[in-house]
RNAcentral holds the full RNA, with entries from SILVA. A computed fold for a 547-nucleotide part of an RNA from a metagenome, annotated as small-subunit ribosomal RNA, 5' domain.

Context: one part of a larger RNA
RNA sequence: GAACGAACGCUGGCAGCGUGGAUUAGGCAUGCAAGUCGAACGUGAUCCGGGGUGUAGCAAUACAAGACGGUGAAAGUGGCGUAAGGGUGAGUAACGCGUGGAUAAUCUACCUCUAAGUUGGGGAUAACCUUCCGAAAGGAGGGCUAACACCGAAUGUGGUCACUCUACAUAAGUGGGGAGGAUCAAAGACGGGGAUCUUUCGGGACCUGUCGCUUGGAGAGGAGUCUGCGUGCCAUCAGCUAGUUGGUAGGGUAAUGGCCUACCAAGGCUUACGGCUAGCUGGUCUGAGAGGAUGACCAGCCACACUGGGACUGAGACACUGCCCAGGCUCCUACGGGAGGCUGCAGUCGAGGAUCUUGGACAAUGCGCGAAAGCGUGAUCCAGCGACGCUGCGUGGAGGAUGAAGGCCUUCGGGUUGUAAACUCCUGUCAUUCGGGAAAAACGACUUUGGGAUUAAUACUUCCAGAGAGUGAUGGUACCGAAAGAGGAAGCCACGGCUAACUCUGUGCCAGCAGCCGCGGUAAUACAGAGGUGGCGAGCGUUGUUC
Numbered sequence: 001g002a003a004c005g006a007a008c009g010c011u012g013g014c015a016g017c018g019u020g021g022a023u024u025a026g027g028c029a030u031g032c033a034a035g036u037c038g039a040a041c042g043u044g045a046u047c048c049g050g051g052g053u054g055u056a057g058c059a060a061u062a063c064a065a066g067a068c069g070g071u072g073a074a075a076g077u078g079g080c081g082u083a084a085g086g087g088u089g090a091g092u093a094a095c096g097c098g099u100g101g102a103u104a105a106u107c108u109a110c111c112u113c114u115a116a117g118u119u120g121g122g123g124a125u126a127a128c129c130u131u132c133c134g135a136a137a138g139g140a141g142g143g144c145u146a147a148c149a150c151c152g153a154a155u156g157u158g159g160u161c162a163c164u165c166u167a168c169a170u171a172a173g174u175g176g177g178g179a180g181g182a183u184c185a186a187a188g189a190c191g192g193g194g195a196u197c198u199u200u201c202g203g204g205a206c207c208u209g210u211c212g213c214u215u216g217g218a219g220a221g222g223a224g225u226c227u228g229c230g231u232g233c234c235a236u237c238a239g240c241u242a243g244u245u246g247g248u249a250g251g252g253u254a255a256u257g258g259c260c261u262a263c264c265a266a267g268g269c270u271u272a273c274g275g276c277u278a279g280c281u282g283g284u285c286u287g288a289g290a291g292g293a294u295g296a297c298c299a300g301c302c303a304c305a306c307u308g309g310g311a312c313u314g315a316g317a318c319a320c321u322g323c324c325c326a327g328g329c330u331c332c333u334a335c336g337g338g339a340g341g342c343u344g345c346a347g348u349c350g351a352g353g354a355u356c357u358u359g360g361a362c363a364a365u366g367c368g369c370g371a372a373a374g375c376g377u378g379a380u381c382c383a384g385c386g387a388c389g390c391u392g393c394g395u396g397g398a399g400g401a402u403g404a405a406g407g408c409c410u411u412c413g414g415g416u417u418g419u420a421a422a423c424u425c426c427u428g429u430c431a432u433u434c435g436g437g438a439a440a441a442a443c444g445a446c447u448u449u450g451g452g453a454u455u456a457a458u459a460c461u462u463c464c465a466g467a468g469a470g471u472g473a474u475g476g477u478a479c480c481g482a483a484a485g486a487g488g489a490a491g492c493c494a495c496g497g498c499u500a501a502c503u504c505u506g507u508g509c510c511a512g513c514a515g516c517c518g519c520g521g522u523a524a525u526a527c528a529g530a531g532g533u534g535g536c537g538a539g540c541g542u543u544g545u546u547c
Base pairs, nucleotide, nucleotide: 001547002546003545004544006543007542008541009540010539013393014392015391016390017389018388019386020385026349027348028347030346031345032344035080036079037078040077041076047070048069049068053064054063055062056061087304088303089302096231097230098229099228100227101226102225103224106223107222108221111219112218113217114216115215116214117213118212119153121151122150128143129142130141131140132139133138158184159183160182161181163180164179165178166177168175169174188211189210190209191208192207193206196205197204198203232276233275234274239269240268241267244266245265246264247263248262249261250260251259279301280300281299282298283294284293285292286291306327307326308325309324310323329340330339331338332337357383359382360381361380365379366377367376368375369374396426397425398424399423406417407416408415409414430488432483433482434481435480436479440474446468447467448466449465450464451463452462453461491536492535493534494533495532496517497516498515502531503530504529505528506527512519513518
């Protein structure tokens, strides 16, 4: 000199863009952060309409139950999602990360393309009703019912195989084919329709479209595993290792492998082993570079989710807001037993030099579900707070000398503050008040026009092009215009040398200063105050850390 996720002191006008728990991976009140689908399924609270009925009444009418039609709350079964998104850096010196390879040793839901199929049956169970246990959390028994839930059967395009045969490729283990054998599937939902058949008159068969479902193949994207090289410090750590190193066989896995087991051999490592520290990288800071330091924000990978262990489900987890066990802690309890996990967003206590609002919206971008409308989303987009950082703007401009007054200095002549002020004439950025007022909105869905595809069809559905109406949290914000008036807006540090800037007074080795050299013991440009001056300026200094 530059830098910072900074802190502290004094001071503080506005705006834009960023950024903000670095310490206790300490404990957490409260709210929210993952749902969605009725076009998979059975139920059906409530409300609306309601032929006819009953009761009261002379009647109008009132009340009651209510076939039937519509609405569709809240649960339940089922599907998909909850393995993403979000947080943190405790652990980890490791194939964890970076980079380059291997997988003839592998898997892959949703998506795209493609081949073939989607036949025919069955038995349950929740919800609901009911009985009972329990303070609660919850649980047990009985009865009814549905499905794209569950289970057999048929077929097999095709897949699979320690099987048999065959020829091709490979150095080989083996790979990809062909034939035979064995074995393995499925589910429906929602539209439209002329004739024909059937009907419980609602429909169904049949034809057709869309979405699904089953078995394969290919792709895309994703994931697993192996491996060359690189990736801290300590030798005041020199020896370490028995599943250890290798083989055979088996098990296990999607898959290789001591991953695991049995047996056999006696190997294997030497920057090992041990200890301390640490998430890694793209990058960031500095520097002419080489290098050094660092890994906040943003992006990629990894690891973790009260602590330790475990599996289940699933395409995918050994799963932050799933399950089980143990431990510690907190809470409820009728003392028998239960409930919980902010290293999500806000917020709170604690510790600390130190780090924000218990805000708005799903309008946009994305994600999940859904045919769609849409619903959900503390992701995200916005707003709030903090000079924490960077950037921009302002705090006025021009004129104005008898160089006013006051202050300070003085050789008492004057000098200086100083065109500075007053005064005159202007301007109107920002702030203030009033008025106008965006872009971010495109789609989707609906209505409609034209053309194509599909089809028996001018239904339906779908594609392309066009028209109409509508959708904004931010926000009456940005921006624009008008009004008034210099009005509302300057400080901080330094002045001995390094280092830009000097005098007076006080003090008298005292009080004090100080980054280094050093100042102060009666004329201190070095302490304290004042005037003046220098530097930077909504900041200026100090401290800490890095180069």